The prediction has a mean pLDDT of 82. This is a predicted structure of a 74-nucleotide RNA (transfer RNA) from an Anaerolineae bacterium. The sequence was found in a public genome assembly. NCBI's taxonomy places the organism under Bacteria, Bacillati, Chloroflexota, Anaerolineae. Rfam family: tRNA. From the family's description: Transfer RNA (tRNA) molecules are approximately 80 nucleotides in length.

[in-house]
C1' cells in the first nucleotide's frame, strides 16, 4: 500500500422491506417497599444513529469520499 468487517444512550447490544415517535439491559436520579440494606416494584434522565455529501417524497439503513477499530494479504 490492498482487502473484508465494525461505528447507534455513560457501558454491552437490538433495530424487520427506506416509513410517521429510535429501543432493550445494567449503570445512573427520584419515589414505593425495608427497622436499615440487597433484591423486588414504578416514574424520569440521557442519543450529532462516528464526520460530510448524494439518492429518495421520506435515510440508523442505500451510494460515495473521510476519520477511528478489528482482522487478513503484502
Nucleotide at each position: 500500500g490492498g482487502g473484508u468487517c465494525u461505528g447507534u444512550a455513560g457501558c454491552u447490544c437490538a433495530g424487520u422491506u427506506g416509513g410517521u415517535u429510535a429501543g432493550a439491559g445494567c449503570a445512573c436520579g427520584c419515589c414505593c417497599c425495608u427497622g436499615a440494606u440487597a433484591a423486588g416494584g414504578g416514574c424520569g434522565a440521557g442519543g450529532u444513529c462516528a464526520c460530510a455529501c448524494g439518492u429518495u417524497c421520506g435515510a440508523g439503513c442505500c451510494g460515495u469520499g473521510u476519520c477511528a477499530g478489528a482482522c487478513c494479504c503484502a